[in-house]
RNA sequence: UAUUCAUGUGGAGUGGCGCGAGGGAACUGGCCCUGUGACCGCCCGGCAACCUGACCAUCAAGGUGCCAAAUCCAGCCCCAAUGGGGACACAUGAGGU
Numbered sequence: 001u002a003u004u005c006a007u008g009u010g011g012a013g014u015g016g017c018g019c020g021a022g023g024g025a026a027c028u029g030g031c032c033c034u035g036u037g038a039c040c041g042c043c044c045g046g047c048a049a050c051c052u053g054a055c056c057a058u059c060a061a062g063g064u065g066c067c068a069a070a071u072c073c074a075g076c077c078c079c080a081a082u083g084g085g086g087a088c089a090c091a092u093g094a095g096g097u
Stems, first nucleotide, its partner, number of pairs: 003095006013044001015043004022033003027075004045067003050063003053059002071089001076086004
C1' cells in the first nucleotide's frame, strides 16, 4: 500500500506540562472551536470491547483505537423531500497482498 469484511446517531477530560496560531481529513459552501491558549506532543485520567487473554451470557490484564458538535452539516443518487434512505470519501479494527 491494491483489496475484503465489520463498525461509525451511544460512550469517555472545564486535568497537568510544553508549544504558540490556526483547527474541525481533503475541495466548495455553511457552522463551530481557538491568545480565557485551541490544534499538536508528552504525562495522568477515562471510554469502548475490534483482536489477544481469562475463571468466557462476563471481565478489562495485553495490542490497537477513541475522549466538542451524528464521521459537525451539506455536496452525488433515489423517495411522498426543512425529512428519510443509499452511494462516494474518510476513520478505526481484523484479515489480505